The part of an RNA shown here (large-subunit ribosomal RNA, domain I) has 558 nucleotides and comes from a Myxococcota bacterium. The RNAcentral record of the full RNA draws on ENA.
[in-house]
Context: one part of a larger RNA
RNA sequence: GGCGUGUGGUGGAUGCCUAGGCGCCAAGAGGCGAUGAAGGACGCGGGUGGCUGCGAAAAGCUUCGGGGAGUUGCCAACCAAACGUUGAUCCGGAGAUGUCCGAAUGGGGAAACCCACCGCGGCGAAGAGCUGCGGUACUCCUGCCUGAAUUCAUAGGGCAGGAAGAGCGAACCAGGGGAAGUGAAACAUCUCAGUACCCUGAGGAAAAGAAAACAACGAGUGAUUCCCGUAGUAGUGGCGAGCGAACCGGGAAAAAUCAGCCUAAACCGGCGUCACGCAAGUGGCGUCGGGGUUGCGGGUCCGCGGUAGGACCUUGGAUUGUUAGCGGAAGCACCUGGAAAGGUGCACCAAAGAGAGUGACAGUCUCGUACGCGAAAACGAUCUGAGGCCGAGCGGGGUACCCAAGUAAGACGGGACACGUGCAAUCCUGUCUGAAUCUGCCAGGACCAUCUGGUAAGGCUAAAUACUACUCGGCGACCGAUAGUGAACUAGUACCGCGAGGGAAAGGUGAAAAGAACCCCUGUGAGGGGAGUCCAAAGAACCUGAAACCACAUGUCU
Numbered sequence: 001g002g003c004g005u006g007u008g009g010u011g012g013a014u015g016c017c018u019a020g021g022c023g024c025c026a027a028g029a030g031g032c033g034a035u036g037a038a039g040g041a042c043g044c045g046g047g048u049g050g051c052u053g054c055g056a057a058a059a060g061c062u063u064c065g066g067g068g069a070g071u072u073g074c075c076a077a078c079c080a081a082a083c084g085u086u087g088a089u090c091c092g093g094a095g096a097u098g099u100c101c102g103a104a105u106g107g108g109g110a111a112a113c114c115c116a117c118c119g120c121g122g123c124g125a126a127g128a129g130c131u132g133c134g135g136u137a138c139u140c141c142u143g144c145c146u147g148a149a150u151u152c153a154u155a156g157g158g159c160a161g162g163a164a165g166a167g168c169g170a171a172c173c174a175g176g177g178g179a180a181g182u183g184a185a186a187c188a189u190c191u192c193a194g195u196a197c198c199c200u201g202a203g204g205a206a207a208a209g210a211a212a213a214c215a216a217c218g219a220g221u222g223a224u225u226c227c228c229g230u231a232g233u234a235g236u237g238g239c240g241a242g243c244g245a246a247c248c249g250g251g252a253a254a255a256a257u258c259a260g261c262c263u264a265a266a267c268c269g270g271c272g273u274c275a276c277g278c279a280a281g282u283g284g285c286g287u288c289g290g291g292g293u294u295g296c297g298g299g300u301c302c303g304c305g306g307u308a309g310g311a312c313c314u315u316g317g318a319u320u321g322u323u324a325g326c327g328g329a330a331g332c333a334c335c336u337g338g339a340a341a342g343g344u345g346c347a348c349c350a351a352a353g354a355g356a357g358u359g360a361c362a363g364u365c366u367c368g369u370a371c372g373c374g375a376a377a378a379c380g381a382u383c384u385g386a387g388g389c390c391g392a393g394c395g396g397g398g399u400a401c402c403c404a405a406g407u408a409a410g411a412c413g414g415g416a417c418a419c420g421u422g423c424a425a426u427c428c429u430g431u432c433u434g435a436a437u438c439u440g441c442c443a444g445g446a447c448c449a450u451c452u453g454g455u456a457a458g459g460c461u462a463a464a465u466a467c468u469a470c471u472c473g474g475c476g477a478c479c480g481a482u483a484g485u486g487a488a489c490u491a492g493u494a495c496c497g498c499g500a501g502g503g504a505a506a507g508g509u510g511a512a513a514a515g516a517a518c519c520c521c522u523g524u525g526a527g528g529g530g531a532g533u534c535c536a537a538a539g540a541a542c543c544u545g546a547a548a549c550c551a552c553a554u555g556u557c558u
Stems, first nucleotide, its partner, number of pairs: 001557009015543001016508002020479002022476004027471002029468002031168002039101003042055003046079002049075003061095006070083003106115003116136008138165002140162007172203001173201005183190001187238001213221002225252005235243002260460003263404001267290010295438001297403003301397002309390002312388012325373003331346005347364002349353001355367003409433008419445001440455005495502002515542001518530004
C1' cells in the first nucleotide's frame, strides 16, 4: 500500500407520518366600484421583528342574538398591568370609524408626495398666519339661465340636480381584427385555423329564437338551443394531405300537456311650425297619443262586445332556506406494559359499528355520527292576497288606402356556408346599377314551367346549454416532502435582472419539555465526561439512519 472483516464518523437514502397539494361530485354564489373597488403605502400592541387583524375611534368601537368559564391573536416564551357568572374572551346579524395612494376625480406629480381655491367653524387685534369640516375632474342625461355671425332661432357659454359612465375580476359568451411553427414526408392552392394572440362589449349565463323555415310530388312537420343517432355517410378536395354536413328519427327543456309577443304603415286626434287665406279653415313637415301586427292573407272603414291571463311595478302574509348554535344512547374489572384503546372475563347501546382524537388497535373516554331542534337581525326562494299597469276576441260586407327602399335583385371583386367558382343555389357586402305592394314578392341547390311552402328589408323573449376566480359539504384502485401546486416552513418570499421577467432551498425530539439542576476537563469557549429526566437519549446539527467517502483496530498478501 491492496483486499477482507469489525467499530466509529460523515452523509441523509429508505421506511413510517402529514400540517399541504391534485382531481371530481353536489349545492350556493356568480360580481366588486365615485356611498371611492381590486391592490397597496404608512401606521395601530405596556415592552413588538415578522404574520394576522385593524385604521388617528387603529389586534379594535356600538347594538342585537348565540355561548358559558376563562381571557388579553400566531411565530413565542417571559415580565408588567388588567378584564370576566352584573356573563368577559369567542361566534354570527346590523351599524359606526375607516390616514395616504390607487379609476383617483380641485391642480400637479418621479404612486402612497407637492401646491391650491370657495363656504362654514376654532386660535388670533387681523382681510396675516396656523388649523378642523365640507365642496371644487371629465363625459353623458334632466332642468333652467344666457346667447353670436343673423330678425326669430341655432351654435356656443354658464348654473343646479343625477347611487349615470369610468376602474378591477378565473373561465365561460358575442362581435371587430387575425398569424406562424406544422401537415401535405419538398412546396405555392390547401392544412394548421378563424386556432393562438390583440381589441371592444355584456351577463349570470351569453348567443339564438317565433318561418320570405323544412319537406314533398303519397303526404306531412311547425320558434330557438343542447345531446344521441343519421355518419366518417352525401359531398368537398393540387379529387393530394385532408375537410366534412343536412333532411329525418330519438331525447333534454317538460314524470310534461308546454311560450310566445311588441312595433312601422294605412286611418283618427292633440301640439308646434311653415305656406295659402280677411276670417273660418285647408294643406305640408315634425312630434306625441289612439289604432294596428297577419299568410285558411291581414289591417284600415262600418256594427256588436270587455275578461282568461301576464315574463312588469308597488306592498302585505304564509312556508321554507342561508348567515351563530343546541340536544344527542351505551363499560367496568383484571393481566401485560412507560402508557390500554391490546388480551381475558362479564355487560350494554344501536334510526348512532362514518370519521378523528386520546401515552399501542376504543360503538359505549373526548369531539362527533343517526335522528331531532333553533334566529333578535339581515338576505334569498316558493306560494298567495291587494293595488297599479298591460291585455287574447267575434260576425258581415264593400272599397283597393296600407302592409318595413337606395331595400330585394342584378353585374364586378371578396367573404361565410362541410361546399377550394364549380352547373353553385342560399347568406353577408366594397363599387356600379336598381324593382314590385297581394292580380304583389321570396324559396323549394344553375335556370324555366307547373305545383307546394312562406311573407324579407324593425324589435323583444324564460327553460333545456357553457364555465368556476369564490363559499359550504362530500368523495378518491390521486401524491406523500427530488412526490404533490413554484410554494406543507418568513413563498411568488430570499435571491438574480435597469426592466419586462426569472425564481429557489427549507417538514418530523418526546406521550408529555419532564429541553439535562449539580460536579469535572476547557479559553467565564466549542465540545466532552459524570449525575439526573425518560420506556428509550430519542439531546434540540434531535424518528428511522442505506451508500459513496474518512478514521481506527484486526486478518491476510506483496

Its Rfam family is "Bacterial large subunit ribosomal RNA".
The prediction has a mean pLDDT of 83.